[in-house]
Molecule: c-di-GMP-I riboswitch aptamer
Organism: soil metagenome
RNA sequence: AAGGGCAAACCGCCGGGAACGGCGGGACGCAAAGCUCCGGGCCCUAUCGCUCACAAGGAGCGCGGGCGGCCGAGCUGCCGAA
Numbered sequence: 001a002a003g004g005g006c007a008a009a010c011c012g013c014c015g016g017g018a019a020c021g022g023c024g025g026g027a028c029g030c031a032a033a034g035c036u037c038c039g040g041g042c043c044c045u046a047u048c049g050c051u052c053a054c055a056a057g058g059a060g061c062g063c064g065g066g067c068g069g070c071c072g073a074g075c076u077g078c079c080g081a082a
Base pairs, nucleotide, nucleotide: 005030006029010025011024012023013022014021015020028069034075035074036073038072039071040070041067042066043065044064048062049061050060051059052058
């Protein structure tokens, strides 16, 4: 090199309060687009806690959650022509 792998947007069904996720279709891309929320970043905010505001509706922070196809870190790893 060739073979093989994964699968963005979008569509359908299902789940969730939401971010978003699962399955099927689909390929924009990916050499770790394999695994781990450990550090940072971004996003959500039903419930719960605190603060603020208030006629009412609310707002902020925390807890909590999501994204590994945002960056870093750790762990693991396929094929083999000339």